[in-house]
Molecule: transfer RNA
Organism: Spirochaetia bacterium
RNA sequence: GGGGGUGUAGCUCAGUUGGCUAGAGCGUUUGAAUGGCAUUCAAAAGGUCGCCGGUUCAAUUCCGACCACCUCCAC
Numbered sequence: 001g002g003g004g005g006u007g008u009a010g011c012u013c014a015g016u017u018g019g020c021u022a023g024a025g026c027g028u029u030u031g032a033a034u035g036g037c038a039u040u041c042a043a044a045a046g047g048u049c050g051c052c053g054g055u056u057c058a059a060u061u062c063c064g065a066c067c068a069c070c071u072c073c074a075c
Base pairs, nucleotide, nucleotide: 001073002072003071004070005069006068007067010026011025012024013023019057028044029043030042031041032040033039050066052064053063054062
C1' cells in the first nucleotide's frame, strides 16, 4: 500500500432485507426480606448505535469518505 471483518449502555453482546418508545445478561444505585454480610426480589439511572456526509417523508439499518482495532496479502 491492497482485500476482508468489527465498532450499539461501564463490560460481554443481540437487533434490524428502513418506520412502534433502541434491548438482554453482568455491573452500578435505591428500596424490601435477614441481627448483619452474602443472597433473593422489585425499581431506577446509564446510549449523539465510531465519526462526517449522501439517499429518503423517515437511517442503528442503505451508499460514500474518514478514524480505531482484528485478520490476510504485498513490500